[in-house]
RNA sequence: UCAGAUGGCCGGGUGGCCGCGGGACGUUGCGCAAGCAGCGUGUCGAGGAAAGUCCGGGCUCCACGGAGACACGGUGCCGGAUAACGUCCGGCGGGGGCGACCCCAGGGAUAGCGCCACAGAAAUGACACCGCCUACCGGCCUAAAGCCGCGGCAAGGUUGAAAUGGUGCGGUAAGAGCGCACCGCGUUCCUGGCAACAGGAGUGGCACGGCAAGCCCCACCGGGAGCAAGACCAAAUAGGGACGGCACGUAAUCCGUUUCCGGAUAGCCGUCCGGGUAGGUCGCGCGAGGUGUGUGGCGACACACAUCCCAGAGGAAUGGCCAUCACCUCAGCAAUGAGGAACAGAACCCGGCUUACAGGCCAUCUGACGCG
Repeated sequence: UCAGAUGGCCGGGUGGCCGCGGGACGUUGCGCAAGCAGCGUGUCGAGGAAAGUCCGGGCUCCACGGAGACACGGUGCCGGAUAACGUCCGGCGGGGGCGACCCCAGGGAUAGCGCCACAGAAAUGACACCGCCUACCGGCCUAAAGCCGCGGCAAGGUUGAAAUGGUGCGGUAAGAGCGCACCGCGUUCCUGGCAACAGGAGUGGCACGGCAAGCCCCACCGGGAGCAAGACCAAAUAGGGACGGCACGUAAUCCGUUUCCGGAUAGCCGUCCGGGUAGGUCGCGCGAGGUGUGUGGCGACACACAUCCCAGAGGAAUGGCCAUCACCUCAGCAAUGAGGAACAGAACCCGGCUUACAGGCCAUCUGACGCG
C1' cells in the first nucleotide's frame, strides 16, 4: 500500500428568529369554592432500531386447598450470567478458511414402532448381476492336461445419499480379520478436568448401516387473558326499588281453609336510594434507570461510591426559515455556484432476538507485496 477478520461508536454541529405538545412558576380575568381561560418567564420534548410483535419478565384482572399422574406445548452438548429467556458469556465436539476468524435444531437408534424413493444382484433376516477359482469330491479319460458336474469366493466392476470397517503386507485354488502392523470402532481400566470431553494403557477381530426438522423415550420448563388490563367519580333520558299522596273498578289475579269482609298487585305525581351508559380522573413513568470512577471476574456480569432526572397526551406535538461549518452529487482550471442528505417515527413499561439503514469514525488482529 492492497485485500480481509472481529468488536465498539455516531446517525449532522453551532448560533438566531418563529411555531407546536407536557410539567413548573408568576400574573390577570371569571367563579362562594374546586377550578377554568388568557398572557409572560423558564424548562423538557423520538430511535438505534421507537419497526416485526417472535421469545422472556414486571404490572393488572380472572381461575385455583396441597401433592402427584395423564394429556398438550416448548426447550435440548457442558459450565456460568440473569428477574427470566429460545438471550448472552466461557468452554467441548464436528465442519469451513493459508490465516485473523466463521458456521452448527449438537440428548437418546441395544426401550419399542415405522421408513430408506429412483437405480441396483442386494437397503437389514443384508446380498450375488458381471466376475474370480477348480485345491478337495464325482464323471469322461490308463494317467496327466483338458472338459462337465458338485461346489468355493466376495478381491475387482456396476447402482446409489448410504453396500456391513479402511490401507498395506502375508496367506490362498481363488478369496476372506483368515493372520499381522497402523488407523477407525466397541469395551475395561488409569490420568487430567466441576463437567461436556481429552490423553494413555490393555482388550475384542468387527459383533453395532442411516433417519428422532417420523412417531416415540428421557430430562427440565409451562394456569388463562391482556393497559380496549384494571380502579375510582358520575349526568340527561329510559328502566328498577322504597316511602308518601292522588285516582279507581269493586272487574281480574293472589293471600287469610270457604262465603262475607279485609289486604296486596296493575295507573299518575313527588322525594329518596342503588346499578349501568355518555363523560371525567387515575393506572402513566424514580426505573431490573442513565452517566462517571473504582473493585472483583478471561467474560457475560456483579458490587460500592459520586452524580443526573430524562417525552408522555386524544389517533393527532416533537416542526419551519436564515446564517455558517462539515459530508455527498453535478458544473467549473480555479474562486465559486446549484442541488441533496439513509432507514424510519413513542402510546403501559423493561430485557432480548430478528429485520431495515445514506454516510462516517475508533480500536485490535490476519494475509500478500514493497521499503528501511
A computed fold for a 372-nucleotide RNA from an Alphaproteobacteria bacterium, annotated as Bacterial RNase P class A. The RNAcentral record of the sequence draws on ENA. It matches the Rfam family "Bacterial RNase P class A". From the family's description: Ribonuclease P (RNase P) is a ubiquitous endoribonuclease, found in archaea, bacteria and eukarya as well as chloroplasts and mitochondria. Lineage of the source: Bacteria > Pseudomonadati > Pseudomonadota > Alphaproteobacteria. It is recorded under the gene name rnpB. Its mean pLDDT, the model's own confidence on a scale to 100, is 76.